[in-house]
Molecule: Bacterial large signal recognition particle RNA
Organism: Anaerolineae bacterium
RNA sequence: UCGUGCUAGACGGGGAACUGGCGGUGCCCUGUACCCGCAAUCCGCCAUAGCGGGGUCGAACUCCCUCCCGAGGGUAGACUCAUCCGAUUCUACCGCGGUCAGACGGUGUUGAAGAUUGGGUCCUGCGCGGCAGGAGCCUUCGAACCCCGCCAGGUCCGGGAGGAAGCAACGGUAAGGAGUCACUCCUGGGCGCCGCAGGGACACCUGAUUGGAGCCGGGUGGCCUUGGCAAGGCUGGUGGGUUUGACUCGACGGAGGGUGCACGA
Numbered sequence: 001u002c003g004u005g006c007u008a009g010a011c012g013g014g015g016a017a018c019u020g021g022c023g024g025u026g027c028c029c030u031g032u033a034c035c036c037g038c039a040a041u042c043c044g045c046c047a048u049a050g051c052g053g054g055g056u057c058g059a060a061c062u063c064c065c066u067c068c069c070g071a072g073g074g075u076a077g078a079c080u081c082a083u084c085c086g087a088u089u090c091u092a093c094c095g096c097g098g099u100c101a102g103a104c105g106g107u108g109u110u111g112a113a114g115a116u117u118g119g120g121u122c123c124u125g126c127g128c129g130g131c132a133g134g135a136g137c138c139u140u141c142g143a144a145c146c147c148c149g150c151c152a153g154g155u156c157c158g159g160g161a162g163g164a165a166g167c168a169a170c171g172g173u174a175a176g177g178a179g180u181c182a183c184u185c186c187u188g189g190g191c192g193c194c195g196c197a198g199g200g201a202c203a204c205c206u207g208a209u210u211g212g213a214g215c216c217g218g219g220u221g222g223c224c225u226u227g228g229c230a231a232g233g234c235u236g237g238u239g240g241g242u243u244u245g246a247c248u249c250g251a252c253g254g255a256g257g258g259u260g261c262a263c264g265a
Base pairs, nucleotide, nucleotide: 001265002264003263004262005261006260009057010056011055012030013029014028015027020046021045022044023043024042034054035053036052037051038050063258064257065256066255067254068253072249073248074247075246077243078242079241080240081239082238083237084236086234090232091231093228094227095226097224098223099222100221101220104217105216106215107214114210115209116208117207118206119205120204121203122199123198124197125196126195127194128192129191131188132187133186134185135184136183138179139178140177141176147172148171149170155164156163157162
């Protein structure tokens, strides 16, 4: 140096998340680089950090280390978008109340506001009236007999004259029925421009006296207090985007270096 057979080792890697930590299944980025079983309310390990079984390659273009490049990912800052919660809510908006301003309207020397006083509206009691109901009065009907008057006929007493009782009819009436303008009495009521008395006294109306120029009203605008609402703003949370450069991990690729054993020629 070449050939043969072995071993170490390799047969994808990385990111986030998860984990005390490591790896895997799952997600994402690269890339094509064995198979089977286990595995996200997880599976298996312990800084020698997947476990179990099988297969291929195997000392170098394939393994190990260093450096460069850099897909991609993560963190932070700035800006920005969206969304959720919150508050003695900053601005704005709406409403109640007050105050000021100017203008307007109504009224006022045929007398404002204010002050004093009387009356009414209000409540209670009594009275009066009226309404409703009832009763009485009045009219009428109304008793075969046990109501009255008068009693035909008939009946009874008497020698006679005459007398007696008395049904029906007729007339009147009781109990009761029907009606009723007025009149009388009883009862009742959120009936009354009615009367008397007492009460109330805020408000409204009205009269008198005083007073001597204002009074009342709605809207507009400013300000203040208070209440509401939650559009913008504010605090905080969550998610996304852009950006720069700050940090970090980093595939693929590139460069360099390193690394066994045995036998034979």